[in-house]
Context: one part of a larger RNA
C1' cells in the first nucleotide's frame, strides 16, 4: 500500500514445512516343513540403539560476590570486629536461571489409490489366456491421517460485536518466564517493578556477653546469624506529566 467505510475479537484452511529409522529377546512352537541336520510365515508381548522435541521433580554441571573457612598485606587510632587488593586471592558448599550426563514423550494404528507381482471372469483365436470390455488382492514409496506455519490464498475468505455521544491505536512510563533492534505479553477498574513482612531453599551455629583454660582455644546463649534471582501477602515508593494518529464510500 492492497484486501472499496473504519476497528476489535474469534476463526476456516488453499498451500507449504517437519516427522517417517531400526535391533534383540520371549511366546505362538521346537509347531508347520524336513530322513535328519535344521527350522519358519501369520499373530501377540517385552526391552534397547540412534535421532528429535519439551522440561528441571530426580542425578549432576555452571552459578563473578549467597554462606562459610583461610593466607599475605594495607586501612578503619589500638583490642575485638570489619573493609580494600592479591585470577572471583585461594578453598568448601550452593538458590533461581541456563544446561545434559538427567527425566518425559514421539515414529504408531488406520483409510484410499497404486508399483512389481498374484488372481477372477473372459473373448479376439469354438481351445488357452490376469486384459482387449469388466473386476479383486498387493509395498517403508504416493494421497490422507500426526506436528507446525498459514487469507498478499490479489480468487486477498468467514462469524460476532463496536464506531462522529470519537470505535480504536500508538508514543512515553513500571516491566517480563518476551527479546540483538524491532516485535510479543502484563500493568492505577493495579500486584507491573522496587521496598517491607512471612515462607522456601542455601550456608552451617554470627556478633556481644557469661563460663572453663596460663594460653592457643573450647563451650552456653544458638540448628544460630546472614542470605542474588524463588513462592506468596501487602499500594509504602515508582508507573508522573503529557503527546500523537484515527473512520461514512461506489
Nucleotide at each position: 500500500c492492497g484486501u472499496a467505510a473504519g476497528a476489535a475479537u474469534a476463526u476456516u484452511g488453499a498451500a507449504g514445512a517437519g516427522a517417517u529409522c531400526u535391533g534383540u529377546c520371549c511366546u505362538u512352537a521346537g509347531u508347520a516343513c524336513g530322513a535328519g541336520a535344521g527350522g519358519a510365515c501369520c499373530g501377540g508381548g517385552a526391552u534397547g540403539g540412534a535421532c528429535a522435541a519439551a522440561c528441571c521433580g530426580c542425578u549432576g554441571a555452571u552459578g563473578u560476590a549467597c554462606c562459610a573457612g583461610u593466607u599475605g598485606u594495607c586501612a578503619c587510632g589500638c583490642c575485638a570486629g570489619u573493609g580494600g587488593c592479591a585470577c572471583a586471592g585461594c578453598u568448601g558448599g550452593g538458590u533461581a536461571g541456563u544446561c545434559a550426563c538427567g527425566u518425559u514423550u514421539g515414529g504408531a494404528a488406520c483409510a484410499g489409490a497404486u508399483a512389481a507381482c498374484c488372481g477372477c471372469u473372459g473373448a479376439a483365436a469354438g481351445c488357452a489366456u490376469c486384459u482387449a470390455a469388466g473386476u479383486g488382492g498387493g509395498a517403508a514409496a504416493c494421497u490422507g491421517a500426526c506436528u507446525c506455519u498459514g487469507a498478499g490464498a490479489u480468487a486477498a475468505g468467514u462469524a460476532u460485536u463496536c464506531u462522529a455521544u470519537g470505535a480504536g491505536a500508538u508514543c512515553c512510563c513500571u516491566u517480563c518466564g518476551a527479546g540483538a533492534c524491532c516485535a510479543g505479553g502484563a500493568g492505577g477498574a493495579g500486584a507491573u517493578a522496587g521496598g517491607u513482612u512471612g515462607g522456601g531453599g542455601g550456608u552451617g551455629u554470627a556478633a556481644g556477653u557469661g563460663c572453663g583454660g596460663u594460653g592457643a582455644c573450647g563451650u552456653a546463649u544458638u540448628u544460630a546469624g546472614c542470605u542474588g534471582a524463588c513462592c506468596a501477602a501487602u499500594a509504602c515508593u515508582a508507573a508522573u506529566a503529557g503527546a500523537u494518529c484515527g473512520a461514512a464510500a461506489g
Source information
This is a predicted structure of a 250-nucleotide part of an RNA (large-subunit ribosomal RNA, domain VI) from Fusobacterium sp. PH5-29.